Context: one part of a larger RNA
RNA sequence: ACGAACGCUGGCGGCGUGCCUAACACAUGCAAGUCUAAGGAGAAAGGGGUAGCAAUAUCCCGAGUAAACUGGCGCAAGGGUGAGUAACACGUAGGCAACCUACCCUCAGGACGGGAACAACUCCGGGAAACCGGGGCUAAUACCCGAUAAUGCAGCGGCACCGCAUGGUGACAGUUGUUAAAAGCCCGCAAGGGCGCCUGUGGAUGGGCCUGCGUCCCAUUAGGUAGUUGGUGGGGUAACGGCCCACCAAGCCGACGAUGGGUAGCUGGUCUGAGAGGACGAUCAGCCACACUGGAACUGAGGCGCGGUCCAGACUCCUACGGGAGGCGGGAGUGAGGAAUAUUGCGCAAUGCCCGAAAGGGUGACGCAGCGACGCCGCGUGGAGGAUGAAGGCCCUAUGGGUCGUAAACUCCUUUUGUGGGGGAAGAAUGUGCCGCUACAGGCGGCAUUGACGGUACCCCAAGAAAAAGCACCGGCUAACUACGUGCCAGCAGCCGCGGUAAUACGUAGGGUGCGAGCGUUGUCC
Numbered sequence: 001a002c003g004a005a006c007g008c009u010g011g012c013g014g015c016g017u018g019c020c021u022a023a024c025a026c027a028u029g030c031a032a033g034u035c036u037a038a039g040g041a042g043a044a045a046g047g048g049g050u051a052g053c054a055a056u057a058u059c060c061c062g063a064g065u066a067a068a069c070u071g072g073c074g075c076a077a078g079g080g081u082g083a084g085u086a087a088c089a090c091g092u093a094g095g096c097a098a099c100c101u102a103c104c105c106u107c108a109g110g111a112c113g114g115g116a117a118c119a120a121c122u123c124c125g126g127g128a129a130a131c132c133g134g135g136g137c138u139a140a141u142a143c144c145c146g147a148u149a150a151u152g153c154a155g156c157g158g159c160a161c162c163g164c165a166u167g168g169u170g171a172c173a174g175u176u177g178u179u180a181a182a183a184g185c186c187c188g189c190a191a192g193g194g195c196g197c198c199u200g201u202g203g204a205u206g207g208g209c210c211u212g213c214g215u216c217c218c219a220u221u222a223g224g225u226a227g228u229u230g231g232u233g234g235g236g237u238a239a240c241g242g243c244c245c246a247c248c249a250a251g252c253c254g255a256c257g258a259u260g261g262g263u264a265g266c267u268g269g270u271c272u273g274a275g276a277g278g279a280c281g282a283u284c285a286g287c288c289a290c291a292c293u294g295g296a297a298c299u300g301a302g303g304c305g306c307g308g309u310c311c312a313g314a315c316u317c318c319u320a321c322g323g324g325a326g327g328c329g330g331g332a333g334u335g336a337g338g339a340a341u342a343u344u345g346c347g348c349a350a351u352g353c354c355c356g357a358a359a360g361g362g363u364g365a366c367g368c369a370g371c372g373a374c375g376c377c378g379c380g381u382g383g384a385g386g387a388u389g390a391a392g393g394c395c396c397u398a399u400g401g402g403u404c405g406u407a408a409a410c411u412c413c414u415u416u417u418g419u420g421g422g423g424g425a426a427g428a429a430u431g432u433g434c435c436g437c438u439a440c441a442g443g444c445g446g447c448a449u450u451g452a453c454g455g456u457a458c459c460c461c462a463a464g465a466a467a468a469a470g471c472a473c474c475g476g477c478u479a480a481c482u483a484c485g486u487g488c489c490a491g492c493a494g495c496c497g498c499g500g501u502a503a504u505a506c507g508u509a510g511g512g513u514g515c516g517a518g519c520g521u522u523g524u525c526c
Stems, first nucleotide, its partner, number of pairs: 001524002004522005011379006017372002019337001024335003028332001030330001033073003038070002046061006080290003089215008099207002104203002107200004112146004121136006152178005157172001159170004184195004216262003223253003228250008265287004269280004292313005315326004343369001345368003351365001352363004382413004392404005417467001419462005427453001431449007470515005475496003481510005491498002
C1' cells in the first nucleotide's frame, strides 16, 4: 500500500468501491427497436340509430385505431468477460504510388418508358407442438427489363508535369466498349417549398493492410521447416501478399537463442522508492480477443455476428415418441465453488445512442436509490467551573499514605449529529407547445409546460447532556508496571526467547501506553 478476508467493537455524513475462486450451471421477467409523411389490407370490446315482442339483422362512432404483413433505417453501437493469445496482439514511429468507408458536409449533373411477382388476405391440407405445404387476389421508396449517359470504370493512342522501383497526377472536350435512378412522399388551388432517390468530385469520420524498434521465464528445450523459401502464370480480396492453386527451382529460420515447453490479454497507468529501479495492470480510459464447445457461411457500407442462421458435440427442458426448444462472460436474481464480494429497486427528468419531418417511441447505456466501516475524507459522543481530593477499586512500610482524579457528584453553558415540527431547492434548457417579431438561421422575445432522485439536500424553530467508545499492547527491539493466581503445568512467541514457588514475558485485576469508529491478526507487493 490493498477490489481484501478473519476476530472484537460500531454514532452520522460526503465521495468512491464491491465474485480476485468455477470462461461452473442457470428458474423468472427485463436489456433493440422505430417509421403509417414508403405500401396494400384491416379488427374487437364498448356506445348509439333503424326494423322486430325477442333472438337477431343492418348502419354510424370506436378507427383507418389495435395487432399483424411488405418495405426502410438500426440491430457490427452501447453493455459484459479475460478463456485464448509471447503475436504486428499491444505500445511507439512511419508507409499504402496496394485499399474501403452507410449516415453527415461540399460541388456538379440527373431522375425517361415499361413489366412481372410475393407476403398480408382468402380457400384447402398436414402436425401433439414447433411450425409447414398447395391453389387464388393485391400495393409500394420491394423486384425486373429497356432508354439516356459522364470529368465514372475498362481498353488503345500520343502529350505535359512529377516521383520512391513497380509508377502517380493532369488536360485530350481523341477513340472503342460499359454501368444509374423512386415521373416517390408531405404542405400548397397553383407557382413553389420541404424530405427522399441515382451518378460522380472533394472532405470529414471510422477502419483494413505493411514495416522499424520495444514487450516474461526455462538451454536440465539445439537444431527447426514441405506451402516450407523464392519464382512464373492464374484464382481470390476493398486491397498487397504462398492468402489459395498449377508448374519450376532448393531454398528459408537459428547461440544477436530458432524450435519446443511454461506463464501471461497489452497500454495510459497504479503501488512503492530520494531516485535509479522493483512489483502490479481492480475501478476509469484506449486497443485486442472471446460469447455453451468446435466448425461454416449468408445478409450487409461494415460481421464470419453475445440476446441472427446452418452443421456437429456435451448438457438441460417439452413431447401424442414422429419430432421440437434453449445458451446471463448484458442488469437484477438462484444454486454451486469459496476466507470472501450487493437489490429479482426507481426513472427515461438529465447526458448520450437508435428510429421518426415532427409530436414522440425505445434504451438494466446512463441518471438515481438500496445493501456492506470495503476504502478515503469530514463530524460527533459535550464545554467551562468544581477538593471534604467523596464513595469505591487497586497498591504500600497499613489508627496512615499513594493512585484512578477535576475524574465523578454538584453549578452554569452549548445543541453539531440525532428526535419532533415548519419552510424548501439547483440540476430545466439552446427541450416541448402556443403567440409575436424577424436579417426565415429554432435567430430574438413572451406565456405555459416537463424532475426518477424527493418533500431529498439545505434553512428555521423546539426540548434535552440528553441517544453515541472501543481495540491492541506494556521483557528487549518498542511508548507503557505493579499485585495476585499458576509452578517447564496451563500457556505465550515476529526475532531473541519467557514458564521448573516471589514471572514487569502465562492468566486475571488495578494502573499505564498507542490508535480511535475503529483497533488488531492473516495474506501479498515495494
A computed fold for a 526-nucleotide part of an RNA from an uncultured bacterium, annotated as small-subunit ribosomal RNA, 5' domain. RNAcentral holds the full RNA, with entries from ENA, Greengenes and SILVA.